[in-house]
RNA sequence: GCCCUGUUAGCUCAAUGGGAGAGCGUCCGCCUGUCGAGCGGAAGGCCGCCGGUUCGAUCCCGGCACGGGGCGC
Numbered sequence: 001g002c003c004c005u006g007u008u009a010g011c012u013c014a015a016u017g018g019g020a021g022a023g024c025g026u027c028c029g030c031c032u033g034u035c036g037a038g039c040g041g042a043a044g045g046c047c048g049c050c051g052g053u054u055c056g057a058u059c060c061c062g063g064c065a066c067g068g069g070g071c072g073c
Base pairs, nucleotide, nucleotide: 001071002070003069004068005067006066007065010024011023012022013021018055026042027041028040029039030038048064049063050062051061052060
C1' cells in the first nucleotide's frame, strides 16, 4: 500500500429497508430470620463519524476513524 472483516445498552452479542432487542450486570419490589437463589418490574443506546440512494436507512452505496485478519517487489 491492497484485500477481507468488525464497530448496536456498562459487558458479550442478535436483528434487519418501515416497531432497536436478548443474556449478564445495575436499581426497585415479592419471597427469605439475613444473604443468595428464584419470581416480577424499571432505568439505560437515536445503532463509530460524514455524505449519498430511497417516501423511509442500524440495515444499501461511497469516504473517513478505530480494532482484527490476510497478501505484498